Predicted 3D model of a 76-nucleotide RNA (transfer RNA) from a Planctomycetota bacterium. It matches the Rfam family "tRNA". From the family's description: Transfer RNA (tRNA) molecules are approximately 80 nucleotides in length. It is annotated as a transfer RNA. The sequence is in RNAcentral, with records from ENA.

RNA sequence: GGGCGUUUAGCUCAGUUGGUAGAGCAUUAGCUCGACAAGCUAAGGGUCACAGGUUCGAAUCCUGUAACGCCCACCA
Numbered sequence: 001g002g003g004c005g006u007u008u009a010g011c012u013c014a015g016u017u018g019g020u021a022g023a024g025c026a027u028u029a030g031c032u033c034g035a036c037a038a039g040c041u042a043a044g045g046g047u048c049a050c051a052g053g054u055u056c057g058a059a060u061c062c063u064g065u066a067a068c069g070c071c072c073a074c075c076a
Stems, first nucleotide, its partner, number of pairs: 001072007010025004019056001027043005049065005
């Protein structure tokens, strides 16, 4: 220098044909228990890495940038 992949809640990850974002764990509150753990119920938590474009509508499509990872090439 070239190519490919990943980036979504505190963490690990889903998200189908573009239709307005979810699960598990964790956290908080309540129930339960003599108490703790476990269990049950509910709640909070999101600039979908960033910027722009297309569209009535974008996590999803297109372009650029950034971070991380892999492969190739070059130099030494």
NCBI's taxonomy places the organism under Bacteria, Pseudomonadati, Planctomycetota.